[in-house]
Predicted 3D model of a 500-nucleotide part of an RNA (small-subunit ribosomal RNA, 5' domain) from a Candidatus Woesebacteria bacterium. It matches the Rfam family "Bacterial small subunit ribosomal RNA".

Context: one part of a larger RNA
RNA sequence: GGGUGAACGCUAGCGGCGUGCCUUAAGCAUGCAAGUGGAACGCCCUGAACUUGAGUGCUUGCAUUCUGGUUCAGGGAGUCGCGAACGGCUGAGUAACAAGUAAGAACCUACCCACAAGUGAGGAAUACCCUGCCGAAAGGCAGGCUAAUACCGCAUAAUCUCAUGCUUGCCAUGAGUAAAGGGCGUAACUGCCCGCUUGUGGAGGGGCUUGCUCACCAUCAGCUAGUUGGUGGGGUAAUGGCCUACCAAGGCUACGACGGUUAGGGGAGAUGAGAGUCUGACCCCCCAGAAUGGGACUGAGACACGGCCCAUACACCUACGGGUGGCAGCAACUGGGAAUCGUGCGCAAUGGGCGAAAGCCUGACGCCGCGACGCCGCGUGUGGGAUGAAGGCCUUAGGGUCGUAAACCACUUUUGCCAAGAGGGAGACCUCUUGGCGAAUAAGCACCCGCUAACUACGUGCCAGCAGCUGCGGUAAGACGUAGGGUGCGAGCGUUACCC
Numbered sequence: 001g002g003g004u005g006a007a008c009g010c011u012a013g014c015g016g017c018g019u020g021c022c023u024u025a026a027g028c029a030u031g032c033a034a035g036u037g038g039a040a041c042g043c044c045c046u047g048a049a050c051u052u053g054a055g056u057g058c059u060u061g062c063a064u065u066c067u068g069g070u071u072c073a074g075g076g077a078g079u080c081g082c083g084a085a086c087g088g089c090u091g092a093g094u095a096a097c098a099a100g101u102a103a104g105a106a107c108c109u110a111c112c113c114a115c116a117a118g119u120g121a122g123g124a125a126u127a128c129c130c131u132g133c134c135g136a137a138a139g140g141c142a143g144g145c146u147a148a149u150a151c152c153g154c155a156u157a158a159u160c161u162c163a164u165g166c167u168u169g170c171c172a173u174g175a176g177u178a179a180a181g182g183g184c185g186u187a188a189c190u191g192c193c194c195g196c197u198u199g200u201g202g203a204g205g206g207g208c209u210u211g212c213u214c215a216c217c218a219u220c221a222g223c224u225a226g227u228u229g230g231u232g233g234g235g236u237a238a239u240g241g242c243c244u245a246c247c248a249a250g251g252c253u254a255c256g257a258c259g260g261u262u263a264g265g266g267g268a269g270a271u272g273a274g275a276g277u278c279u280g281a282c283c284c285c286c287c288a289g290a291a292u293g294g295g296a297c298u299g300a301g302a303c304a305c306g307g308c309c310c311a312u313a314c315a316c317c318u319a320c321g322g323g324u325g326g327c328a329g330c331a332a333c334u335g336g337g338a339a340u341c342g343u344g345c346g347c348a349a350u351g352g353g354c355g356a357a358a359g360c361c362u363g364a365c366g367c368c369g370c371g372a373c374g375c376c377g378c379g380u381g382u383g384g385g386a387u388g389a390a391g392g393c394c395u396u397a398g399g400g401u402c403g404u405a406a407a408c409c410a411c412u413u414u415u416g417c418c419a420a421g422a423g424g425g426a427g428a429c430c431u432c433u434u435g436g437c438g439a440a441u442a443a444g445c446a447c448c449c450g451c452u453a454a455c456u457a458c459g460u461g462c463c464a465g466c467a468g469c470u471g472c473g474g475u476a477a478g479a480c481g482u483a484g485g486g487u488g489c490g491a492g493c494g495u496u497a498c499c500c
Stems, first nucleotide, its partner, number of pairs: 001500004006496005013378006019371002021336001026334002030331003035082003040079002043076009053066006089289003099213006107206003112202008120154001122152002129144006160176006166169001181194004215261003222252003227249008264286004268279004291312005314325004342368001344367003350364001351362004381411004391402004416437009444489005450469002455484005465472002
């Protein structure tokens, strides 16, 4: 000199764009953050239209009541499908194939795209609901009824899977393995759309292996029994001591094993001429975690933040028998701290989930709010004006200086305030245009011995104090305090901390 997710002191007019718990991965009241599909399915409630049957009033074809049916609309929970493994947060752990980069072979992939083939005929349940019962609650039990794109056989089927053979390949033979319907339309088929099943390929995504790179300590020098390799078996989507039985005795290590400390990694950021050094906030990619520890289930995908089970700690409810919870999502609160914001608005845009669609959901996101926390921009007026006014300070008492500075004159109107109009926006609000008012509404902070730009007076008297370093202060202090003056930067200026 440059820099910061900064903090503190003094000060403060406006706007744009960013950015804001670095500390206790401490605890969390309350609200919201993941649903959706009736074009998969039955049921319940409400309303409307049409209608079977019965009744009443009569104007005899209308009104009205009950009951049953059909259709339509709305609502409700349930079954089922897809999503919930994304998006969002955090950095505890991890020195590791975690990451980066470059390769590889023994793999998987829902939705999407392309191609090939198919979609036949049946069955048994169950939730909802009804009845009864237990419980303070959370919730649960028994019996009965019912539907499906839920579940299960049967049929058919390969270029899929397995086995066998040999003429080892576009090979042959045998065995095995599927499916679900819904909507539009039609008088009814044909038809169209969305689905369903099998196979192949693609795209994108993921799992696995390996070379190289990857902090400090040798005051850590030896480490290792599933350890290193093999065989058989198991397991996985898949290779593999991944697991297991047996066999062998290996494997790593001063090119730093093992142990300890610290730490998420990268793209990047800061600085620097570069080499390098330091950092890993915001944004993007990857990893890891979801009170702590462990476990599996479902599923294409999880060992799953707002799923389940167990244990532990903590907290809450309780009728004491038993239950409930997990903000490192968005806000908010308590605590900690030098320190870090609103219990805001909206799905209008972008993106995501579901749906044929309309649409619904979306604290992702888009906006608004708060903070000079940062960067950038604008303003606090412009021109004239010497009797160099008054006043302050200094003075050799002549004068010098603040100083064209002010007053005063003329002008302008960014900003501000007022009014009108236009445009944009879901809105809040924002932007623009025009007119009016009025120099108005707006300057501070640090420093002045040398380094280092900027000097005098008074006060003080090794006191009070200053100080980054050398050092100032003990009676004329340019170094302390105040004043005048000056220098630097300026809505900021200094200080502290840290990095180059």
About this RNA
The prediction has a mean pLDDT of 86.